[in-house]
Context: one part of a larger RNA
Molecule: small-subunit ribosomal RNA, 5' domain
Organism: wastewater metagenome
RNA sequence: GGAUGAACGCUGGCGGCGUGCUUAACACAUGCAAGUCGAACGUGAGGGUGUAGCAAUAUGCCUGAAAGUGGCGAACGGGUGAGUAACACGUAGAUGACCUGCCCUGGAGUGGGGGAUAACCACUGGAAACGGUGGCUAAUACCGCAUACAUCUAUUGACUUGGGAAAGUGAAUAGGGAAAGCUCUGGUGCUCUGGGAGGGGUCUGCGUCCGAUUAGCUAGUUGGUGAGGUAAAGGCUCACCAAGGCGACGAUCGGUAGCUGGUCUGAGAGGACGAUCAGCCACACGGGAACUGAGACACGGUCCCGACUCCUACGGGGGGCAGCAGUGAGGAAUAUUGGGCAAUGGGCGAGAGCCUGACCCAGCAACGCCGCGUGGAGGAAGACGGCCUUCGGGUUGUAAACUCCUUUUGACAGGGAAGAGAGAGGACGGUACCUGUCGAAUAAGUCACGGCUAACUACGUGCCAGCAGCCGCGGUAAUACGUAGGUGACAAGCGUUAUCC
Numbered sequence: 001g002g003a004u005g006a007a008c009g010c011u012g013g014c015g016g017c018g019u020g021c022u023u024a025a026c027a028c029a030u031g032c033a034a035g036u037c038g039a040a041c042g043u044g045a046g047g048g049u050g051u052a053g054c055a056a057u058a059u060g061c062c063u064g065a066a067a068g069u070g071g072c073g074a075a076c077g078g079g080u081g082a083g084u085a086a087c088a089c090g091u092a093g094a095u096g097a098c099c100u101g102c103c104c105u106g107g108a109g110u111g112g113g114g115g116a117u118a119a120c121c122a123c124u125g126g127a128a129a130c131g132g133u134g135g136c137u138a139a140u141a142c143c144g145c146a147u148a149c150a151u152c153u154a155u156u157g158a159c160u161u162g163g164g165a166a167a168g169u170g171a172a173u174a175g176g177g178a179a180a181g182c183u184c185u186g187g188u189g190c191u192c193u194g195g196g197a198g199g200g201g202u203c204u205g206c207g208u209c210c211g212a213u214u215a216g217c218u219a220g221u222u223g224g225u226g227a228g229g230u231a232a233a234g235g236c237u238c239a240c241c242a243a244g245g246c247g248a249c250g251a252u253c254g255g256u257a258g259c260u261g262g263u264c265u266g267a268g269a270g271g272a273c274g275a276u277c278a279g280c281c282a283c284a285c286g287g288g289a290a291c292u293g294a295g296a297c298a299c300g301g302u303c304c305c306g307a308c309u310c311c312u313a314c315g316g317g318g319g320g321c322a323g324c325a326g327u328g329a330g331g332a333a334u335a336u337u338g339g340g341c342a343a344u345g346g347g348c349g350a351g352a353g354c355c356u357g358a359c360c361c362a363g364c365a366a367c368g369c370c371g372c373g374u375g376g377a378g379g380a381a382g383a384c385g386g387c388c389u390u391c392g393g394g395u396u397g398u399a400a401a402c403u404c405c406u407u408u409u410g411a412c413a414g415g416g417a418a419g420a421g422a423g424a425g426g427a428c429g430g431u432a433c434c435u436g437u438c439g440a441a442u443a444a445g446u447c448a449c450g451g452c453u454a455a456c457u458a459c460g461u462g463c464c465a466g467c468a469g470c471c472g473c474g475g476u477a478a479u480a481c482g483u484a485g486g487u488g489a490c491a492a493g494c495g496u497u498a499u500c501c
Base pairs, nucleotide, nucleotide: 001501002500003499004498006497007496008495009494010493013372014371015370016369017368018367019365020364021330026328027327028326030325031324032323035072036071037070040069041068046063047062048061049060050059051058052057079283080282081281089207090206091205092204093203094202095201098200099199100198103196104195105194106193107192108191109190110189111145113143114142120135121134122133123132124131125130152175153174154173155172156171158169159168160167181188182187209255210254211253216246217245218244221243222242223241224240225239226238227237228236258280259279260278261277262273263272264271265270285306286305287304288303289302308319309318310317311316336362338361339360340359344358345356346355347354348353375405376404377403378402385396386395387394388393410438411437412436413435414434415433419428445490446489447488448487449486450471451470452469456485457484458483459482460481466473467472
């Protein structure tokens, strides 16, 4: 000098665009953050209306809340950085060792049956959370049967590639395995299977902080055979056998740390960092486990243990903001319990649409960057005042007053968007912007002035009070302390502190 997610002191007019718990992965009141589908299914509170009837009531039609069964989603999106020195990440490969819902594109099929169960009703337990027993009922829920070349399993033999094997192609025999309907008749689903796209799993080479005042480490340890397990290779697990494997090219141990694209700095090489944005990973009160599912070992799912906390009728139950706001605590320090689904994107749905604290906006904060303004021109009796003075004057200073002008900004008034790809639909927003009127009107500070370093005098103080980045100032004439005038630098900021280059 540059830089910052900054803080502190003084000061503070506006706009645009960004950014905003770096500390306690501390504890959390309250609200919201994941639903949707009636074109899968049974029910039907309530409302409307018709018929019969004097009425009670009976019966029909339309609409339809809420809950339930079922499907898809909830594994995305959002947060955090605790752990992790590791195939976690980056890069380049491998998969002849793998999976893949929805989507795209081919082939084939969609036949015929069955038994339940929630909702509901009755009885009933419990303070509650939540249940129990009996009875009724539906399905794209569940279960058999039929059929199925390609698919799966076993056996046989052929060809191709390959170093080789378990690969690929086509064949024979035996065995096994499917399905669901709805509809406005246009469609849309369902089952098996080939290919694709996108997504993922696993493996490998190389790279990735400090310490040797850590030198030896290792029994599922290293390898083999067999088996189990997985979507899948593999000590991944197990039985048996062998005795190996790693290490001064730093094993093991200890400390620290999410990694990267990048960011800051620097002429570069390099050094430091990893906020925001983007990719990957890990985590979801601490620890463990599986279930469901195409996908989780699952932030707003389940079970167990633990700590904490809440309710209780003391028998027993509930909870998890590292989602968005917000509260307490910690701290030098970090915002609203806001508006909207209008846009972009996501979930469900045939659609209408519903949901969406993702997102788009608004609010707060000079936290940062950028832009603008606080007036312009003229104006010397160089006014008054202040300060200094050798008392002559000098300086503040064209500065002010005054004259002319302008209106960025401001106030008021009128008009008023784009953002919405055919029509309608705009939270932002009566915003941006445009026009008119008014009036210099609404708007300047901070730090420094001994040298480094641009900028000096007076008074006060008297090694005191104080200053200070270094050198050093202050003990009676202090350009170094304090105040004033003046001056210099930067400017809606300035200075200090901290950290990096």